[in-house]
Context: one part of a larger RNA
RNA sequence: UUGGGCUUAAAGCGCUCGUAGCCGGCUUGUACCGUCCCACGUGAAAUAUUGGCGCCCAACGCCAAUGCGUGCGCGGGAUACCUACAAGCUAGGAAGCGGGUGAGGCGGGGGGUACUCACGGGGAAGGGGUAAAAUCCUAUAAUCCUGUGAGGACCAACGGCGGCGAAGGCGCCCCGCCAGAACGCAUUCGACGGUGAGGAGCGAAGGCUAGGAGAACGAAUCGGAUCAGAUACCCGAGUAGCCCUAGCAGUAAAUCAUGCAGACUUGUGUUGCAGGUGUCUCGAACGCCUGCAGUAUCGUAGCGAAAGUGUUAAGUCUGCCGCCUGGGGAGUACGGUCGCAAGGCUAAAACUU
Repeated sequence: UUGGGCUUAAAGCGCUCGUAGCCGGCUUGUACCGUCCCACGUGAAAUAUUGGCGCCCAACGCCAAUGCGUGCGCGGGAUACCUACAAGCUAGGAAGCGGGUGAGGCGGGGGGUACUCACGGGGAAGGGGUAAAAUCCUAUAAUCCUGUGAGGACCAACGGCGGCGAAGGCGCCCCGCCAGAACGCAUUCGACGGUGAGGAGCGAAGGCUAGGAGAACGAAUCGGAUCAGAUACCCGAGUAGCCCUAGCAGUAAAUCAUGCAGACUUGUGUUGCAGGUGUCUCGAACGCCUGCAGUAUCGUAGCGAAAGUGUUAAGUCUGCCGCCUGGGGAGUACGGUCGCAAGGCUAAAACUU
C1' cells in the first nucleotide's frame, strides 16, 4: 500500500482560527495537460506456443513465425469526465437591513441578606463542641438581646426536561462599550466553499512570579479525642490558597468517553423568531394551527457483540483531518523543545507475560 477500526473493547486532538495540501454547485463555449483510440519506432538474447530441421530416436539443440514484455518516444485523432481559460446563473457561502432574544464578553456605578470584628447599652454564668467527650472561649463579663459602625467575600427565592457561548465556562440591579446565533426581507455579491499537517489564539480547578486585599472557609501545621497504632475519618485553632491587578503555566473523567462539513431516510413536549387565525383585561398578552432554528424524550426501518442508537444517528452515502494495532515496562528513560519552577509536548527499547 491492500484491508479493518476509534460511545463503553486500543483508538476523536480540550476548543477554535487558519497556511500548505487534499476535495469541491449549475449552464454554455474554447483548448486538449490528465484520460481514451490509431499508426510508426523502440522495448537485446534466452524462456513460452506453433511449424520445420539436426545429432540413429529422445533428452538436447538450430531456423522461422507468433506471443509476452501492463513501458517509453515521435506523429495523428476523440472530447463524456478531470484540468485550464472565457462567459453566465443562484440552490452553497458572504454582505446588508429589521424587530425581538439571551447568566455571551469587557468596563464603571449601585444594592442585599448573612458572617466576622469594633464601640455603646442590657444582662450575669456559662458558652462551644460531640455518638460521647476533651482541647478551646469566658469573671479584663463570654454565649444571648439590642443600637451604631467597619470589612471582605458571595448573590437565596425566581430557577426550569430553561437560556447563551467554539470549548473552558457564564446567574443580584443599572449604565456604557463589543460580539453572536436564530428568525424575517429577499436588497447586493456570484462558488467567494469544505477540511486542515505545521502554525496561532482561547482554555476549569489547583500551581508559580510581583503587588494589593484578607470576612467566611481552609491543604500544610499544631493541639483534643478515637484506636493496638491513627501520620485519617470527628472536634478546636490555623498558614498558603480562595478575592483583585499584571504576567506565567497549558493540564482534566477538559465527557455526549461520540472530529468537522454536506445530502438523504416514519411521532410527543419545550425555547426563540415568523406567518395565519380566534379571544381580549387589546398588553412586547393568551389559545390553536403552520414554517424555520434549537432543546428533551419515546420509538419505526436500519445499524450494533450487546447495552443501546435512531432526522441532534452509533442508519445510508461523500470530502478532509486526528488517532489505534495484545497486556505490563511507560506516557517512563534518553535526546530535543517550551517553562521562573512545578512540569508540559514529542516519545522508545531491553526485559517480562
This is a predicted structure of a 353-nucleotide part of an RNA (small-subunit ribosomal RNA, central domain) from a Candidatus Micrarchaeota archaeon. Taxonomically the source falls in Microcaldota (Archaea, Nanobdellati). It was read from a public genome assembly. Rfam family: Archaeal small subunit ribosomal RNA.